About this RNA
This is a predicted structure of a 72-nucleotide RNA (transfer RNA) from Botryobasidium botryosum FD-172 SS1. Rfam family: tRNA. The family's RNA type in Rfam is transfer RNA.
[in-house]
RNA sequence: AGCAAGAUGGCGCAGUGGAAGCGCGCGGGGCUCAUAACCCCGAGGUCGAAGGAUCGAAACCUUCUCUUGCUA
Numbered sequence: 001a002g003c004a005a006g007a008u009g010g011c012g013c014a015g016u017g018g019a020a021g022c023g024c025g026c027g028g029g030g031c032u033c034a035u036a037a038c039c040c041c042g043a044g045g046u047c048g049a050a051g052g053a054u055c056g057a058a059a060c061c062u063u064c065u066c067u068u069g070c071u072a
Stems, first nucleotide, its partner, number of pairs: 001071007010024004018055001026042005048064005
C1' cells in the first nucleotide's frame, strides 16, 4: 500500500427494515441452621463517529476512526 472481517450494557456474543435480547457478572428478594447451588425481580446499551436514502435504521449507501487477519 491492497483486500477481507469486525466495533452492540462491566465482559463474551445474538439480532439482515417496524426499533435491542441471551449467557456470565452486579443489586434486591426467596429457599437453607448457614454458605454454595437453585428460583424470582431489577438496574445497566442514543448499537465506533458523521452524513445520506426511507414513513421508519443496530441493519441499506457514502466518508472517516480504531482492532484483527491475509497479500506485497

Its mean pLDDT, the model's own confidence on a scale to 100, is 85.